[in-house]
RNA sequence: UAACUGGAGAGUUUGAUUCUGGCUCAGAUUGAACGCUGGCGGCGUGCCUAACACAUGCAAGUCGAACGAGCGAUUGGGAGCUUGCUCCUGAAAGCUAGUGGCGCACGGGUGAGUAACACGUGGAUAAUCUACCCAUUGGUUUGGAAUACCAGUUGGAAACGACUGUUAAUACCGGAUACGAGCGAUUUUUACAUUUCGCUGAAAGGCGGUGCAAGCUGUCGCCGAUGGAUGAGUCCGCGGUUCAUUAGCUAGUUGGUGGGGUAAAGGCCUACCAAGGCAGUGAUGAAUAGCCGGCCUGAGAGGGUGAACGGCCACACUGGGACUGGAACACGGCCCAGACUCCUACGGGAGGCAGCAGUGGGGAAUAUUGCGCAAUGGGCGAAAGCCUGACGCAGCGACGCCGCGUGAGGGAUGAAGGCCUUCGGGUCGUAAACCUCUGUCAGAAGGGAAGAAGUGUAUGGGUAGUAACUGACUCAUAUUUGACGGUACCUUCAGAGGAAGCACCGGCUAACUCCGUGCCAGCAGCCGCGGUAAUACGGAGGGUGCAAGCGUUAAUCGGAAUUACUGGGCGUAAAGCGCGCGUAGGCGGCUUUUUAAGCCAGAAGUGAAAUCCCACCGCUCACCGGUGGAAUUGCUUUUGGAACUGGAGAGCUUGAGUUCGUGAGAGGGUGGCGGAAUUCCAGGUGUAGGAGUGAAAUCCGUAGAGAUCUGGAGGAACACCGGUGGCGAAGGCGGCCACCUGGCGCGACACUGACGCUGAGGUGCGAAAGCGUGGGGAGCAAACAGGAUUAGAUACCCUGGUAGUCCACGCUGUAAACGAUGGAUACUAGGUGUUGGGGGUUUACCCUCGGUGCCGUAGCUAACGCAUUAAGUAUCCCGCCUGGGGAGUACGGUCGCAAGGCUGAAACUCAAAGAAAUUGACGGGGGCCCGCACAAGCGGUGGAGUAUGUGGUUUAAUUCGAUGCAACGCGAAGAACCUUACCUAGGCUUGACAUCCAGAGAACCCGUCGUAAUGGAUGGGGUGCCCUUCGGGGAACUCUGAGACAGGUGCUGCAUGGCUGUCGUCAGCUCGUGCCGUGAGGUGUUGGGUUAAGUCCCGCAACGAGCGCAACCCCUAUCUUUAGUUGCCAGCAAGUGAUGUUGGGCACUCUAGAGAGACUGCUGUGGUCAACACAGAGGAAGGUGGGGACGACGUCAAGUCAUCAUGGCCCUUACGCCUAGGGCUACACACGUACUACAAUGGCGCGCACAAAGGGGAGCGAUACCGCGAGGUGGAGCCAAUCCCAACAAACGCGUCCCAGUCCGGAUUGCAGUCUGCAACUCGACUGCAUGAAGUUGGAAUCGCUAGUAAUUCUGGAUCAGCAUGCCAGGGUGAAUGCGUUCCCGGGCCUUGUACACACCGCCCGUCACACCACGAAAGUUGGUUUUACCCGAAGCCGGUGAGCUAACCCGCAAGGGAGGCAGCCGUCUACGGUAGGGCCGAUGAUUGGGGUGAAGUCGUAACAAGGUAGCCGUAGGGGAACCUGCGGCUGGAUCACCUCCUUU
Repeated sequence: UAACUGGAGAGUUUGAUUCUGGCUCAGAUUGAACGCUGGCGGCGUGCCUAACACAUGCAAGUCGAACGAGCGAUUGGGAGCUUGCUCCUGAAAGCUAGUGGCGCACGGGUGAGUAACACGUGGAUAAUCUACCCAUUGGUUUGGAAUACCAGUUGGAAACGACUGUUAAUACCGGAUACGAGCGAUUUUUACAUUUCGCUGAAAGGCGGUGCAAGCUGUCGCCGAUGGAUGAGUCCGCGGUUCAUUAGCUAGUUGGUGGGGUAAAGGCCUACCAAGGCAGUGAUGAAUAGCCGGCCUGAGAGGGUGAACGGCCACACUGGGACUGGAACACGGCCCAGACUCCUACGGGAGGCAGCAGUGGGGAAUAUUGCGCAAUGGGCGAAAGCCUGACGCAGCGACGCCGCGUGAGGGAUGAAGGCCUUCGGGUCGUAAACCUCUGUCAGAAGGGAAGAAGUGUAUGGGUAGUAACUGACUCAUAUUUGACGGUACCUUCAGAGGAAGCACCGGCUAACUCCGUGCCAGCAGCCGCGGUAAUACGGAGGGUGCAAGCGUUAAUCGGAAUUACUGGGCGUAAAGCGCGCGUAGGCGGCUUUUUAAGCCAGAAGUGAAAUCCCACCGCUCACCGGUGGAAUUGCUUUUGGAACUGGAGAGCUUGAGUUCGUGAGAGGGUGGCGGAAUUCCAGGUGUAGGAGUGAAAUCCGUAGAGAUCUGGAGGAACACCGGUGGCGAAGGCGGCCACCUGGCGCGACACUGACGCUGAGGUGCGAAAGCGUGGGGAGCAAACAGGAUUAGAUACCCUGGUAGUCCACGCUGUAAACGAUGGAUACUAGGUGUUGGGGGUUUACCCUCGGUGCCGUAGCUAACGCAUUAAGUAUCCCGCCUGGGGAGUACGGUCGCAAGGCUGAAACUCAAAGAAAUUGACGGGGGCCCGCACAAGCGGUGGAGUAUGUGGUUUAAUUCGAUGCAACGCGAAGAACCUUACCUAGGCUUGACAUCCAGAGAACCCGUCGUAAUGGAUGGGGUGCCCUUCGGGGAACUCUGAGACAGGUGCUGCAUGGCUGUCGUCAGCUCGUGCCGUGAGGUGUUGGGUUAAGUCCCGCAACGAGCGCAACCCCUAUCUUUAGUUGCCAGCAAGUGAUGUUGGGCACUCUAGAGAGACUGCUGUGGUCAACACAGAGGAAGGUGGGGACGACGUCAAGUCAUCAUGGCCCUUACGCCUAGGGCUACACACGUACUACAAUGGCGCGCACAAAGGGGAGCGAUACCGCGAGGUGGAGCCAAUCCCAACAAACGCGUCCCAGUCCGGAUUGCAGUCUGCAACUCGACUGCAUGAAGUUGGAAUCGCUAGUAAUUCUGGAUCAGCAUGCCAGGGUGAAUGCGUUCCCGGGCCUUGUACACACCGCCCGUCACACCACGAAAGUUGGUUUUACCCGAAGCCGGUGAGCUAACCCGCAAGGGAGGCAGCCGUCUACGGUAGGGCCGAUGAUUGGGGUGAAGUCGUAACAAGGUAGCCGUAGGGGAACCUGCGGCUGGAUCACCUCCUUU
């Protein structure tokens, strides 16, 4: 700035991340349909399916001014006469069967066919036609013969005919005339045009006016010619679908000549001749499809689509055919064939809604058998007019778009009610009620348009001053035409009165709570919700969004840069052909001239209208419409330009090549030669083994192996050199020599002069395995056999061993054929090795060209990484990719002897599959380190008996919980009743217990009856405290009653709190800021040392900090000090049979308060002048002195709802409560933990010594007495440093036993007792006597312990009436061993691999079995389509014939003849049909094959870690299966060692 206004993302793979990549969503749209709902209007729109079949009505007629004829309203005249009838004759509006003209080829419908000049666009027609229309010009003359209608006869059921006769025309025919017409010749031309001549070819009248008439005249027609307009035909360039699993097609095929045909070019047709034509720029074939303007979407480029409106095409029941005509091979025409329907007298006929309505059918689905020609348009007509399902309107449908309404303002007690609630309240909510208003729409009443222009008629005028008139044209006035429709619109009335729903509310995505349900019912677009607290299901309340609609489904574009022109990729994600050569094609160095195809600019034509866009205008606005513009990015023509690309010409040398010189090399092929080794054979020596393995065995060997020596045979491969060395395009190539041969590097003059690069198809080469034929065969070795291993072992290991490996010739053509990296050219820092040449300069280096490695800058990359040998920056060419699986499979084709290769889908299924990197976890990975982890030791367990717990079993019940470590002498620090939760039986129901209310009574106490007991029945006594108005009231307690409620060891520890276990007293776990990385994340915390320790030191892109470690706390070891009773007693004194017994003392011991002490502080050595380590001194103690308490972030949904607490659920005359008895104590068995033993380091007997720490009032209980004893009697002392339990035991001394089932061991059992307790039967402990099992040191396996420890020995306590071999605590005696870290277990740090992340108790593969799904094959069966050959051959055109028939013209007086024509017949072509054989495509098919998906099936464990035999690729063989083995290859293999290269210093 008239016609520029515009580009958003999200969810989902993971523990998390980045990327790749698919799926899904948000938007717009629709001729829609479905669900729920529905007030009004306008404008649009409405069979997308069966081009399925159609009843009924209508959709194309018109002209009497072309024609004869007929009927005939009305009416004139005449005659007869029985005055209202008949006859005759006229005029005549109007009507119309037929002849004739025009129309019916338009309008309307549909989209079957068609991949085509069908359509679009632009051209050509000098290769054409065009009725009606317009303009110009000239004519419209003279004759003739028929015919329909009609009449008669006649056939038929009908449809419809046949024959004879009559008649008219603008019907038909002849003659005349005629030009710028046509034809032929001629002239001139390429041709057209031109000149001249000859021949041929026309017509029709009607209606008016006027005139006596001839005639004149108007108008509508008709004919010739020319031109225009319109319409049509034909041809050409270009453009727009899929499939190559369609690659070859074509005989009228391609061209020519002659002829025919058409309006017209042309193989359009025909005869002859030639052999062409099309095709990888996709022919042919198949599938699909009307094309376009446009429409939808999109920023655009594009993509999708082709309803309505407009242009073109095609079709009209299916197939064929022509006729008429200007035009048709004709939707409402004809003929034939076919299918179907209808009529029929059975002989024969009729029909074609893909016109408008409508019907049936199909379908998810699409309307009225309406009104009108008033308008617009069309046909006919001179006109009036007639016809018009075109059209204009109305009806039906929220089908779409647009507009309007369902009220507005006020109104807090924040009503009622609903819902929620933390019970306070919140919310629906100013919402309602109520008050004040308004009046759109709908309703009622009244008024009431525009759309109408014309035309006709009447009157008057003009052209018109004409010879004259009608008529025509024109003007004026009057009159006449509306389906919609009494519609739009306007006014008035009444009254908030009649008018709101639908979807959603987990995230995406705006919007949240309660109840119900309980992996059920259900939801779901994707992710995903639901297994008892669901914002995700269903309901409700509330909210959000849109609104007369709202959702769902279907479909298209968008987002999707997921087909990438704009605008993608290919090392590892999908993707570089295994590698060369080379055709077409694509692309191509420098200079110059020219051209103008591409390209650029100007102009012209076209790009229909409508649509889109802009401006203005009209409907009240808008949708809608009108006018004008802009645009239509395109195509064509033309004029110019010449930079670039292309074409043509001329040159150049740098690309490329040639030549000369020189060089390196496992480059290839052929032939020959060589030595070492294996094996075999022969011989010698020699004797019992050899071989093999983790260990063995099979195997070889006394018939002499193996070993060793000598000789021989034969085949294959070439040690060392050897090297990220060399060569080759790749595969690949390795002893030596010779011959033949390819390529490459370097250096240098000279030469050619762009000769180049790439390369679809094509062609060649191409490891190993494999195949064919023939050789060869030493070693190795698929298959196979045997031996092992194993649960099995179709394997790994071993012993054998055949194809094969080798050679020749041929085939195969694939590999992880890899640098997972196509080729070529140019450019973009370096450093350092190595290899081949050259140069400089001189043996050290420098420069340069070509190769081959490593590191690295910029840059790139998702990252890893690449980085002058690119994965960087650019250009050119080729190949390839587009989610995973199905599947490199099926089918088809092609190649191959086969194996198989190449090409290569779909159905179905999933929401992922994947790449790189991160943090963990894990590894039958690595490194470092620690721990009673192993080792070294000591003692146990596992064997016995008993105790105790558990499992199991049993039971009416054996209550419940705990279950690897981390359950099992655990909860339980103590089950006879109680406990007790379990079972049986009997009872209670506001309850055994709490609060509230009412009544009664204080409470309470004593009895009786009865019961197994509780419960129950019943009698008596007895009143207190506080207040008082004396009636009573109150507090506490008891009883009774009603309900709220109590109660529950019922469930859920996977709803929870709290507490606890465990890893683990392991040394770790984190944060802030900074830095690095796109990010997850890393760094810090890693590294070098050191430590018990993330303890400390040093270093360091980190610097600090927190929770842990350590320390602070307690006990203990030493000392000091304070204080001395109940403790102690050195010294003094007293006393005793004896004793701290007493006085006294507090020194010592001890007690318990306060302190000290230990810190690597000191010395030395080592170490980085460090941390620290080692040694030493001193010290009671030495390197955290010993022990305890103390437990980081977290893990195990670890344990506990039965300690307690608690959400939710459940029970409520019971799942609550009471009582008796029973059970928890059972017992074929298995396990754990203990005790006691098996004996002499002992048992027994006697004697005798030394503790610590505790406990005691319903208690400990002394002395004494009794009892063999357990214990009893009794009761001093003690509320405890005072008294008691209380005796310590082992030890020690002496004696005895003498190795035995014992003088060991003590189970079991019998008898007799004691104690506790209401009560010891089930079911206590202890005592005495008697009895005297098993057991003689314990298999596999396994546990504890590193010093005052293990072992051993007693003591005490809690619980408790009683009951301990258990538990907790205390002292006594008191060892051994530790080389060390290879191994087992657990842990920490670093690193590595990973397909794990519920984290190896992980993940995951294949067969088999079952169910379902889609697909392939299949003897066949069946259908469609197409094709070849042949047969048949309707209608019809054409050709021939035409002895039958024949009005017009000609000849002829006539008869007749001729020309022409018709019927008929023959022929060509040909639809339908038939026979035979093919091609292609479907449908179906017993059976069969693999695939996919499924709940918790079976067998194994192939892969992921070194996955336990590294894996994978190709190939071959084998095997239930994953798989195994051979050969060759790859690293996309871990680990260790070595070599080489590199980095830092």
Predicted 3D model of a 1545-nucleotide RNA (small-subunit ribosomal RNA) from Desulfovibrio sp. OttesenSCG-928-C06.
Its mean pLDDT, the model's own confidence on a scale to 100, is 84.
It matches the Rfam family "Bacterial small subunit ribosomal RNA".